The part of an RNA shown here (small-subunit ribosomal RNA, central domain) has 350 nucleotides and comes from an Immundisolibacterales bacterium. Its mean pLDDT, the model's own confidence on a scale to 100, is 91.

[in-house]
Context: one part of a larger RNA
RNA sequence: CUGGGCGUAAAGGGCGCGUAGGCGGUGCGGUAAGUUGGGUGUGAAAGCCUCGGGCUUAACCUGGGAAUUGCAUUCAAUACUGCCGGACUGGAGUAUGGUAGAGGGAAGUGGAAUUCCGGGUGUAGCGGUGAAAUGCGUAGAUAUCCGGAGGAACACCAGUGGCGAAGGCGGCUUCCUGGACCAAUACUGACGCUGAGGCGCGAAAGCGUGGGGAGCAAACAGGAUUAGAUACCCUGGUAGUCCACGCCCUAAACGAUGAGAACUAGCCGUCGGGGACGUUCAAGUCUUUGGUGGCGCAGCUAACGCGAUAAGUUCUCCGCCUGGGGAGUACGGCCGCAAGGCUAAAACUC
Numbered sequence: 001c002u003g004g005g006c007g008u009a010a011a012g013g014g015c016g017c018g019u020a021g022g023c024g025g026u027g028c029g030g031u032a033a034g035u036u037g038g039g040u041g042u043g044a045a046a047g048c049c050u051c052g053g054g055c056u057u058a059a060c061c062u063g064g065g066a067a068u069u070g071c072a073u074u075c076a077a078u079a080c081u082g083c084c085g086g087a088c089u090g091g092a093g094u095a096u097g098g099u100a101g102a103g104g105g106a107a108g109u110g111g112a113a114u115u116c117c118g119g120g121u122g123u124a125g126c127g128g129u130g131a132a133a134u135g136c137g138u139a140g141a142u143a144u145c146c147g148g149a150g151g152a153a154c155a156c157c158a159g160u161g162g163c164g165a166a167g168g169c170g171g172c173u174u175c176c177u178g179g180a181c182c183a184a185u186a187c188u189g190a191c192g193c194u195g196a197g198g199c200g201c202g203a204a205a206g207c208g209u210g211g212g213g214a215g216c217a218a219a220c221a222g223g224a225u226u227a228g229a230u231a232c233c234c235u236g237g238u239a240g241u242c243c244a245c246g247c248c249c250u251a252a253a254c255g256a257u258g259a260g261a262a263c264u265a266g267c268c269g270u271c272g273g274g275g276a277c278g279u280u281c282a283a284g285u286c287u288u289u290g291g292u293g294g295c296g297c298a299g300c301u302a303a304c305g306c307g308a309u310a311a312g313u314u315c316u317c318c319g320c321c322u323g324g325g326g327a328g329u330a331c332g333g334c335c336g337c338a339a340g341g342c343u344a345a346a347a348c349u350c
Stems, first nucleotide, its partner, number of pairs: 003322004007304002012318001014201004021194003025088002028085004033081002035077008049065006091191001092188004096183004103177007110154001115149007125136002162169002206247006215241002220236004258317006266295012299306002323350003332343004
């Protein structure tokens, strides 16, 4: 160097952009580096292997051969790879015209509801539970009507519906902005795929500074329950939840399934677009394309199951696994304000 694997047994990096590297479409010409064949030189001797010879045999000694899988040089071959040249359009991309969408950022704005405040009506309860109590209420609560304040979230629409690389995204309007899809042509001409490092994004919680604070609610307090109850239930309640800026960088970051490409029966639903038929408009039928779901053949799988959105058949590149515990720990390093994160052992033990 070589093995087998990674949905659930150990194992896919949380996600993207991209550097080096690896890999790379069709046809032609050149070259001959890789590759293949021949020649030459060299690859010391001994040893090993083989065929002989010599000691009565063997060990041992000795002659020839083979081997020395290599290196150098030269001649030749040109299928494949590389390199050079010129060409192509199927991969990739650009232009034109459309379409759908909670994709992202900013500003503005609306109604319902909760809470609080003011006022009116009104009187003895309210609230809460399995039952209660703590709590609130004659200083007038709960209920109800009117007015006001403020914060947060957006019922119905709503859908194995949509969008996004992932995290994630849901009232309405405007502005800025990313991507996708479809149709028909035109253009560029391999410009591609992957991606160690690197850079960026990254739920919630948490941290820093400043604001905000309605509801909810870790901590905390009280009431219950209980043998106890540092809980489950109840009454309160602070961080936090919200905003701006800056950090943190984790997750059952899950499809527990890396990305790209090609090929391999069908059937049914749904979302976006196109075409044909049909129709007054529609509905509908057929077809095509891109998503998203349900079944299912072959095949795969330990089984469960997967099955054109593969876990099938193949190729390229990356990441990762190698018995359990010790341990995602110690030490060291890097990062962080901290919390901690990333990288990551061993002794010992079964």